[in-house]
Context: one part of a larger RNA
RNA sequence: CUAACGGUGCCAAAGGAACUCGGCAAAUUGACCCUGUAACCUCGGGAUAAGGGGAUCCGACCAGACGCCCUCUGGUCGGAGGCACGUAAUUGCGAGAAGCGACUGUUUACUAAAAACACAGGACUCUGCGAAAGCGCAAGCUGAAGUAUAGGGUCCGACGUCUGCCCAAUGCUACUUACAUAUAAAAGGAGGCGUUCACGCGCCGAAUACUAAAGGGUAGCGAAUGGCGGCUGUAACCUUGACAGUCCUAAGGUAGCGAAAUACCUUGCCAAGUAAGUUUUGGCGUGCAUGAAUGACGUAACGAGCUCCUCGACUGUCUCUGGUACCGUUUCA
Numbered sequence: 001c002u003a004a005c006g007g008u009g010c011c012a013a014a015g016g017a018a019c020u021c022g023g024c025a026a027a028u029u030g031a032c033c034c035u036g037u038a039a040c041c042u043c044g045g046g047a048u049a050a051g052g053g054g055a056u057c058c059g060a061c062c063a064g065a066c067g068c069c070c071u072c073u074g075g076u077c078g079g080a081g082g083c084a085c086g087u088a089a090u091u092g093c094g095a096g097a098a099g100c101g102a103c104u105g106u107u108u109a110c111u112a113a114a115a116a117c118a119c120a121g122g123a124c125u126c127u128g129c130g131a132a133a134g135c136g137c138a139a140g141c142u143g144a145a146g147u148a149u150a151g152g153g154u155c156c157g158a159c160g161u162c163u164g165c166c167c168a169a170u171g172c173u174a175c176u177u178a179c180a181u182a183u184a185a186a187a188g189g190a191g192g193c194g195u196u197c198a199c200g201c202g203c204c205g206a207a208u209a210c211u212a213a214a215g216g217g218u219a220g221c222g223a224a225u226g227g228c229g230g231c232u233g234u235a236a237c238c239u240u241g242a243c244a245g246u247c248c249u250a251a252g253g254u255a256g257c258g259a260a261a262u263a264c265c266u267u268g269c270c271a272a273g274u275a276a277g278u279u280u281u282g283g284c285g286u287g288c289a290u291g292a293a294u295g296a297c298g299u300a301a302c303g304a305g306c307u308c309c310u311c312g313a314c315u316g317u318c319u320c321u322g323g324u325a326c327c328g329u330u331u332c333a
Base pairs, nucleotide, nucleotide: 003330004329005328006327007326008325009324010323011322012321014319015318018317023314032054033053034052035051040045042158056080057079058078059077060076061075062074063073064072065071081085093312094311095310096309099306100303101302105117106116121156122155123154124153125152126151127150133142134141135140159298160297161296162295164228165227166226169225170224171221172220173219174218175217176216179215187208191204192203193202194201195200229247230246231245232244233243256290257287268284269283270282271281272280
């Protein structure tokens, strides 16, 4: 000491999300006191809901606190100064509607914090104690110094309403084996042999009884692995089809929900919202390919969740850029 660019702050007319995948970022809000507070609800919440108001300092008076002075608190009235009185800093933006997960919690140390995991709770199943299960070659140990209100395994996952049909297949359990095949070890010991003076010792050995798994058979079991149809006709406009026929099956998807975190066709159709809406919300339903603990459908509260929509407030996100402080880089002197 000039300009440009960048960084970090600050300010901005009018407009106010027109920006953008998306209000990302920024802004608004904010502590305290008074007031006031909806739907819904598991009656606990929701709730700091929302919304409205107040605030510095000085004096007088009134009331209260043992209360005359002093001090404190509250109220009423009057006054003072400043651009600004919660003077800086700390310090929620709010509301409405959906889907997911009940919740607090846990997780990919170094790209994922979530709708994933866990959870209280529900169910099935194994286990009678030297338990089942697990570790170990074994001894032994855990389980447990426990004993079925216990312990192990699996699935679902608060709560509410519920959880339909199928045992043909696979699996598990029980029975059967007089269903077939075929024994091994061990038991058994009639009888026999060798040897011995004898006791004994050694050897061979019939009958008989018992006996394994897989497989087959019969049954049971779905909160076990799993599965849960097709064609045709039919009502006095048309459409639709309560109804009828037929084929197949182990049985043909019940309640509920449904263009859905699931819907290809698809921006389905109708409605709401907008001037205009592939998203969103409410309905409809032959659902390409929903569906009942791989749980179904609801649900107050909760969520740095994911995704999405709307409204208010707010703003340099934008229309459309400009100014300014400091720092840096380059540059001129």
Large-subunit ribosomal RNA, domain IV from a sediment metagenome, 333 nucleotides, folded computationally. Its mean pLDDT, the model's own confidence on a scale to 100, is 80. Its Rfam family is "Bacterial large subunit ribosomal RNA".